[in-house]
RNA sequence: GGGCCUGUAGCUCAGUUGGUUAGAGCACGCGCUUGAUAAGCGCGGGGUCAAAGGUUCAAAUCCUUUCAGGCCCA
Numbered sequence: 001g002g003g004c005c006u007g008u009a010g011c012u013c014a015g016u017u018g019g020u021u022a023g024a025g026c027a028c029g030c031g032c033u034u035g036a037u038a039a040g041c042g043c044g045g046g047g048u049c050a051a052a053g054g055u056u057c058a059a060a061u062c063c064u065u066u067c068a069g070g071c072c073c074a
Stems, first nucleotide, its partner, number of pairs: 001073007010026004019057001028044005050066005
């Protein structure tokens, strides 16, 4: 220098021909339970879907560029 993959909650990850409210487990907070913990049960907080632009009635999802990480070739 060229090509490819990944980027979604604090962490690990789903998200099915674009379709109306963006989710799970763990973690965190509160409550129940206990003599007190742990475990268990219930509730709750937490998100610029890497960034910008474009297409569309509608974009996490499609297109372009950029950023970060990784792999391969030279």

This is a predicted structure of a 74-nucleotide RNA (transfer RNA) from a Spartobacteria bacterium. The organism belongs to Spartobacteria, within Bacteria. Model confidence (mean pLDDT): 81 of 100. It matches the Rfam family "tRNA". The family's RNA type in Rfam is transfer RNA.